[in-house]
The prediction has a mean pLDDT of 85. This is a predicted structure of a 320-nucleotide part of an RNA (large-subunit ribosomal RNA, domain IV) from Candidatus Anstonella stagnisolia. The full RNA is in RNAcentral, with records from ENA. Its Rfam family is "Archaeal large subunit ribosomal RNA".
Context: one part of a larger RNA
RNA sequence: CUCAGCUAAGGGAACUCGGCAAAAUAGUAGCGUAACUUCGGAAGAAGCUAUGCCUGCGGUUUAAAAGAACUGCAGGUCGCAGUGACUAGGGGAGGUCGACUGUUUAUCAAAAACACAGCUCGCAGCUAAUCGGAAACGAUUUGUAUUGCGGGCGAUGCCUGCUCACUACUGGUACGUGAACGCCCAUUUCAAUGGGAAUAAGCGCCAGCAAAGAGCGGGGGUAACUCUGACCCUCUUAAGGUAGCGUAAUACCUCGCCGCUUAAUUGGUGGCUUGCAUGAAUGGCAUAACGAGCUUCCCACUGUCCCUAGCUGGGACCUG
Numbered sequence: 001c002u003c004a005g006c007u008a009a010g011g012g013a014a015c016u017c018g019g020c021a022a023a024a025u026a027g028u029a030g031c032g033u034a035a036c037u038u039c040g041g042a043a044g045a046a047g048c049u050a051u052g053c054c055u056g057c058g059g060u061u062u063a064a065a066a067g068a069a070c071u072g073c074a075g076g077u078c079g080c081a082g083u084g085a086c087u088a089g090g091g092g093a094g095g096u097c098g099a100c101u102g103u104u105u106a107u108c109a110a111a112a113a114c115a116c117a118g119c120u121c122g123c124a125g126c127u128a129a130u131c132g133g134a135a136a137c138g139a140u141u142u143g144u145a146u147u148g149c150g151g152g153c154g155a156u157g158c159c160u161g162c163u164c165a166c167u168a169c170u171g172g173u174a175c176g177u178g179a180a181c182g183c184c185c186a187u188u189u190c191a192a193u194g195g196g197a198a199u200a201a202g203c204g205c206c207a208g209c210a211a212a213g214a215g216c217g218g219g220g221g222u223a224a225c226u227c228u229g230a231c232c233c234u235c236u237u238a239a240g241g242u243a244g245c246g247u248a249a250u251a252c253c254u255c256g257c258c259g260c261u262u263a264a265u266u267g268g269u270g271g272c273u274u275g276c277a278u279g280a281a282u283g284g285c286a287u288a289a290c291g292a293g294c295u296u297c298c299c300a301c302u303g304u305c306c307c308u309a310g311c312u313g314g315g316a317c318c319u320g
Base pairs, nucleotide, nucleotide: 001315002314003313004312005311006310007309008308010306011305014304019301027051028050029049030048031047036041038155052077053076054075055074056073057072058071059070060069061068062067078082090299091298092297093296094295095294096293097291098290102114103113118153119152120151121150122149123148124147130139131138132137156286157285158284159283161216162215163214166213167212169208170207171206172205175204176203177202183196184195185194186193217235218234219233220232221231244278245275256272257271258270259269260268261267
């Protein structure tokens, strides 16, 4: 020096990206326990107290006695300390994401990713739809629409707005278009060949359909202070973003502005909000419980630090 372990007066996160690491808490019994809540929880919430040993006297169970186990009352007694070692939760408040238990990158990622119950859409009447196979045949299924398969969202609560112009899909279609074979006609015979009518799907055309792929504007004026603009005009679209939420896991400007938190805050949180470029099952917004998730603060605690020091053991190293 390094690895592992231990101890430190006073201060107590000043360390640091960040309390990382360490410390602290801890068992059992009694008392006590908030917001919120899906009334189950939250909850071991938080917080307070007791805990050893000796003596005496009870109670319960073992059918009785004895003994044993469990459970009380009173008195005494020792230490700084009685779950005396070992063992053995740190706690609280706010926010975000995901409802939850679960699953995952064997060997750098355990998560907000996947799954999930639930919701919804589509296909399918069984010789089905979907899948495997060249086929025979097989899976689904010895099931039958309360079923099977496929897609999306993802508990629950309140909800899920407008648009079918484009693309996809579904249905229809008097009509148009639409290939070859076949048919008809022509070409002196055969054949090549030329022309014509008719015609399937498809396309055109007409509808439907957005929990299908998707999309959801601009300019100008206007109220008797000012500001703002319920209102009006105009261009334009298939329709012009509704309810919500909002400087956000989304906001460039941005350290937005105003409160709270701090001595001081590019942090956090509550509001406002003209949103560069939020927004409703690529779901929107809430949400108790849960989380080795992420984030901010507080209490406790500490060698993280002020600021280092000492000790124990192993290694490196030096000498032999």